[in-house]
RNA sequence: AGAGUUUGAUCAUGGCUCAGAGCGAACGCUGGCGGCGUGGAUAAGGCAUGCAAGUCGAGCGAUCUGCCGCAAGGCAGAUAGCGGCAAACGGGUGCGUAACGCGUAGGUAACCUACCCUGAAGUGUGGGAUAACCCAACGAAAGAUGGGCUAAUACCGCAUGUGUCCCGAGGCCCGCAUGGGUCUUGGGAGAAAGAUGGCCUCGACCGCAAGGUUGCUAUCACUUCAGGAGGGACCUGCGUCCCAUCAGCUAGUUGGUAGGGUUACGGCCUACCAAGGCGUUUGACGGGUAGCUAGCCUGAGAGGACGGUUAGCCACACUGGGACUGAGACACUGCCCAGACUCCUACGGGAGGCUGCAGUCGAGAAUCUUUGGCAAUGGGCGAAAGCCUGACCAUGCGACGCCGCGUGCGGGAUGAAGGCCUUCGGGUCGUAAACCGCUGUUGCGAGGGACGAAAGCUUGCGUUGUAAACAACGGCGCAGGCCUGACGGUACCUCGACAGAAAGCCACGGCUAACUCCGUGGCCAGCAGCCGCGGUAAUACGGAGGUGGCGAGCGUUGCUCGGAUUUACUGGGUGUAAAGGGCACGUAGGCGGUCCGAUAAGCCCUGCCUGAAAGACUCUGGCUCAACCAGAGUAGGUGGUAGGGGACUGCCGGACUUGAGGAUGGGAGAGGCGAGCGGAAUUCCCGGUGUAAGGGUGAAAUCUGUAGAGAUCGGGAGGAACACCAGUGGCGAAGGCGGCUUGCUGGACCAUUUCUGACGCUGAGGUGCGAAAGCUAGGGGAGCAAACAGGAUUAGAUACCCUGGUAGUCCUAGCCGUAAACGAUGGACACUAGGUGUUGGCCCCGUUCAGGGGUCAGUGCCGCAGGUAACCCGCUAAGUGUCCCACCUGAGGAGUACGGCCGCAAGGUUGAAACUCAAAGGAAUUGACGGGGGCCAGCACAAGCGGUGGAACAUGUGGUUCAAUUCGAUGCUACGCGAAAAACCUUACCCAGGCUUGACAUGCAUGUAGUAGGAACCUGAAAGGGGGACGACUCGUAUCCAGUCGAGAGCUUGCACAGGUGCUGCAUGGCUGUCGUCAGCUCGUGCCGUGAGGUGUUGGCUUAAGUGCCACAACGAGCGCAACCAUUGCCGCUAGUUGCUACCAGGGGCCGCAAGGCCUGCUGAGCACUCUAUCGGGACUGCCAGCGAUGAGCUGGAGGAAGGUGGUGAUGACGUCAAGUCCGUACGGCCUUUAUGCCUGGGGCGACACACGUGUUACAAUGGAGUCGACAACGCGCUGCAAACCCGCGAGGGCAAGCUAAUCGCUUAAACGGCUCCCCAGUUCGGAUCGCAGGCUGCAAUUCGCCUGCGUGAAGCCGGAAUCGCUAGUAACGGCGGAUCAGCUACGCCGCCGUGAAUACGUUCCCUGGCCUUGUACACACCGCCCGUCAAGCGAUGGGAGCUGGGAGCACCCGAAGUCGGUGAUCCAACCCGCAAGGGAGGUAGCCGCCGAAGGUGAGAUCCAGUGACUGGCGCUAAGUCGUAACAAGGUA
Repeated sequence: AGAGUUUGAUCAUGGCUCAGAGCGAACGCUGGCGGCGUGGAUAAGGCAUGCAAGUCGAGCGAUCUGCCGCAAGGCAGAUAGCGGCAAACGGGUGCGUAACGCGUAGGUAACCUACCCUGAAGUGUGGGAUAACCCAACGAAAGAUGGGCUAAUACCGCAUGUGUCCCGAGGCCCGCAUGGGUCUUGGGAGAAAGAUGGCCUCGACCGCAAGGUUGCUAUCACUUCAGGAGGGACCUGCGUCCCAUCAGCUAGUUGGUAGGGUUACGGCCUACCAAGGCGUUUGACGGGUAGCUAGCCUGAGAGGACGGUUAGCCACACUGGGACUGAGACACUGCCCAGACUCCUACGGGAGGCUGCAGUCGAGAAUCUUUGGCAAUGGGCGAAAGCCUGACCAUGCGACGCCGCGUGCGGGAUGAAGGCCUUCGGGUCGUAAACCGCUGUUGCGAGGGACGAAAGCUUGCGUUGUAAACAACGGCGCAGGCCUGACGGUACCUCGACAGAAAGCCACGGCUAACUCCGUGGCCAGCAGCCGCGGUAAUACGGAGGUGGCGAGCGUUGCUCGGAUUUACUGGGUGUAAAGGGCACGUAGGCGGUCCGAUAAGCCCUGCCUGAAAGACUCUGGCUCAACCAGAGUAGGUGGUAGGGGACUGCCGGACUUGAGGAUGGGAGAGGCGAGCGGAAUUCCCGGUGUAAGGGUGAAAUCUGUAGAGAUCGGGAGGAACACCAGUGGCGAAGGCGGCUUGCUGGACCAUUUCUGACGCUGAGGUGCGAAAGCUAGGGGAGCAAACAGGAUUAGAUACCCUGGUAGUCCUAGCCGUAAACGAUGGACACUAGGUGUUGGCCCCGUUCAGGGGUCAGUGCCGCAGGUAACCCGCUAAGUGUCCCACCUGAGGAGUACGGCCGCAAGGUUGAAACUCAAAGGAAUUGACGGGGGCCAGCACAAGCGGUGGAACAUGUGGUUCAAUUCGAUGCUACGCGAAAAACCUUACCCAGGCUUGACAUGCAUGUAGUAGGAACCUGAAAGGGGGACGACUCGUAUCCAGUCGAGAGCUUGCACAGGUGCUGCAUGGCUGUCGUCAGCUCGUGCCGUGAGGUGUUGGCUUAAGUGCCACAACGAGCGCAACCAUUGCCGCUAGUUGCUACCAGGGGCCGCAAGGCCUGCUGAGCACUCUAUCGGGACUGCCAGCGAUGAGCUGGAGGAAGGUGGUGAUGACGUCAAGUCCGUACGGCCUUUAUGCCUGGGGCGACACACGUGUUACAAUGGAGUCGACAACGCGCUGCAAACCCGCGAGGGCAAGCUAAUCGCUUAAACGGCUCCCCAGUUCGGAUCGCAGGCUGCAAUUCGCCUGCGUGAAGCCGGAAUCGCUAGUAACGGCGGAUCAGCUACGCCGCCGUGAAUACGUUCCCUGGCCUUGUACACACCGCCCGUCAAGCGAUGGGAGCUGGGAGCACCCGAAGUCGGUGAUCCAACCCGCAAGGGAGGUAGCCGCCGAAGGUGAGAUCCAGUGACUGGCGCUAAGUCGUAACAAGGUA
């Protein structure tokens, strides 16, 4: 610091997601030790049990116990009660609280304060009770009553009164107001308690004495006052979450007066008076949420989020209310009342409050020991010892966190075994292990063994204070003694033995570090943070090996900040991505020209105060280090206060003219409102002329018209709109404004530079204006025209088109308030190159005009700089700046719901959430596509010729059938295709019978001499199984022969393996089809662009061609095109057999009397010709003319066998279709192995209701039949072609010459020509089908061959919609040959020759293709994308008769406890009167009253939530229905 994800790719916008850090965590797997921390976040839910606040006998009486004593009594200890202090601290929790609650800075002249400290003064004298205890008696208990006795540091009276308080008077000082301080003085009010120790120095008393009391003295306690410290209370400024879909709130409310109350100010409370107070963006009131802070987490910071532990403050203590006591409470382990709950009960009544420590139940993903100790620190009480202390210190449990340590270290290569992978060679785990050596942290065993402890008590001494005191007591110091450790026999140290006891978790497709194999009835099971993996080779699932990361942990989940400049203060935007308000006027507010002076609020500097501690940071130190802890310093606030400064902003005062405005003079304009007027046109009405149509459309029809339309002429009525002018023009703030005249009226502009003197800009709310449609009322209504009706179109057509037609459109008055209200661009000001139009004005030149120059204001286009994601903007900014307003923050849900406001309604405005998605969207790029455009090509259309589609048959396919009908090919580009040959074979399919190292290959091992082979014979359909007569071979030994031996071959058995037309063409190679023989496809460098990419390759001309020429930020190049190759057409040279025969000679045959002629290459001879086949020539727009840029080239012509590529072939760019083929072969993977292999017999591939493709033959007379006659080429032939001859009607047969073929044969070519018949007929057309008889091939023609003869003689009379081929030696027609092959289902295919046309105006249209351009929401690319209803499932949500629950408030009723007030006849010791009785004063029970919690009742446009028949839409969900709305002119923009 970034990354992934929208696209085919790109840039930008934008959301989602990830990597980081953190946590009081939880969950999964795993787990050795220690230290330091930390641990009920949910149910402020309920709680068993124990403990958590007592202490003081030196305040008091009493009692008990122990010891001593005969006893009296003494000593010691304990305790219930009275009394004092504490219990208001400490500890817990976070409910409530949005508040002076907290934080911070201040104030109190408006206050309080127990214990403690300091100072001053005092502590005199009396009195009456009451617990305990005893007696009586009630109750189950809790507890309570009466009578009697008693003490005090309990209670009460009086005295004293330095201080103090109150009233009055006077003086001084001070303050921000009230006022405060202080001094003097008069009057009044108002205190106290003792205990313990010591001593008799003084006085008194009792006692014989000891001694005691008093006294004195010390200490503690007590009283009053002042001060301090610490604590508290109250008040104020500022700060402190979300919602404005909470905008108005308020009756003690705001203030005053008086009173009450309080420690104290105060509506805190009461009465009376007044009518105020708060809030409107500085947010009252209401709702929601929340303890606040120091801090903590994150972050570069600014900020955001949090408030657990620790510390400060607050609040609470079962829920609600209340007071009492007290210095302090409205009181966690006090009291009273009400309520809920739990427990006890003898049913009459009672008891209780863990949000203290432990623990328990519950709910929950989840949070600990019912431990030890007061040793330390701290607290309460006490004179002290000491007691109490779940505060605290320790301990236990939990990897919950942080930190540290360990699980060993060194050597060790046959790189062991084993695992995994493998290209089978090896690689890897891996020095890892084994093995050798070493060490001993931790743990284990043994021994030693702390710090934390100092106080305290006591003894002695010294010193000092009080004191009469050498008692005593207090302070300080020294010395000695005594005593104190929960943790803990722990930390730590030492010794001992042993590598021994100690490693996991997650990940490995990208982000993101780490890769392979296997498995996967495989889009299953599953993974997943995002993108996405999985549909038979998954680096993504599961396992394994390996690797990466971290490590006693590792992952996951949740939450926070970050990344996110994605709320933008730092630090964003708004033309098209989300976003400028429809426009103006203007309020508050914000901002504001030049100069001078003053001020000091902002601003700047300095000092002081404060910002607790802990924490953070820096330095240092202590635990072996670290975590942790300690010391010192620093930092931290928009804080407070004092002083200073005066630039800038503000405020105040003064001045100025340039901003703004006014005055004067001009001209322009569809600016607005009203009134009047005008012509053209449409429609209607009347009349004339006139006759059959008109109208309308793509074409029609509805419609109008013979009752006279339309057309035409004349007249009339009425409404609306104003042609031309007209503009790229003008005016207006916008909406908007268009005939002419006129009245009223707004604004802008120009000129003069005369006036005012900053008067300005913007503008939340607010107010006004605001197209069309719509609404209300009343008019008006010609044309047009929603709705509606009809006619068409259509599969439908609630549309587009047509004929009609009502609201409406028009006017008046009033609503509505919206729009793609758009320049999708808020307003104002300033600055920043130009060029060119145009509107209005002015100035100058020309001054007749035209015109030229300048300037101000407007309105367009182009364009520099600059900006922008790009497109584009560009003085009319989207540039550069300032000010103000409005608005945006992913898409959908949704501009929806609810609520509010407005509206007559329609509706408008404000405006969410749940839920869903990983995108949605912008600009530009390359393609593809378009029922977009331009240019061009092609048998693409057109023009022609012949077919197909109808028939029969052949053949292929689909379908069906079947035991099987093997498999593949499936639009063009499958379908006479793989098949250039299925009766067996082929053959892959089916049935049946067999074989198992196999029909075939290689290797290893074993065995093998009558071995291998193998006849007859048996069985069988065959294969096969038996069977065995006979009977080998090669090499060595070995120079030769025989034998023997050995080896081989062969065979047997066994093992490796063979085999598979089994699967996957979507794992592949190769080959092929197709676009397409189309003219395209690219690269290097340069240049342009942020980039994808562009340029080049576009443009003009041209070509069959990206063929060429020219131009050009391109210059070149490659693959294609062309050429090179073959063939064919002309000529030449060479060659001449098997070819040829013109000349010469001869032979043979025929005709002829003969001459001679004809035939025959038969012979000699020859190679001239034909031909054969090798080499050359020839054609190049070369020549001429015209056109063209003088170019490329085009058109025409000459010559030529051939002319512009001469014809034909071969040749197929980058790529496309996951096109085809695993059944040609090859090949990865998978499957099979007595079978999915192999052999054999038979069957099937040939089935047959049908459907399609491709063909053949026809339907006839351009024909058929008969007969006679003529002319080819390519090829093929020895298991072959076969002549001639003979036989047969024929297929064919017989015999057989020749030919390994320019020699012989196939081989008569046919159409054609001559002659004859047929006479338009289902025929002398047509030949299917069937019968009979034959021939041929073959082991075998039944399923299932071909051919022949005779007989039979079907459909069919030229073919619907539709559709195919062909542009010249082509189509058409005719025959011939060949491959395969025993034969043949060939009418197929591949070739050959013969005869031999027609037509092309042309490119509008169909199809295909090329180039340029345009639009695009397409990019598996139009066979694309995509919308809405309906149907189904799921989800969340609105409305809803209502129902339910909760909250708040209101009214009324009832009214506990309790304070206060009243009363008080009950009761009462202290004081007063009184001898007493009694009375008084004062108090009190009770009662009454105000207030008052809970409770009850009632009303309601109250708030929130749940639920609800039904209902509304919404979202999501591979393959449902209907249509086709949108994207290309999307077929009606």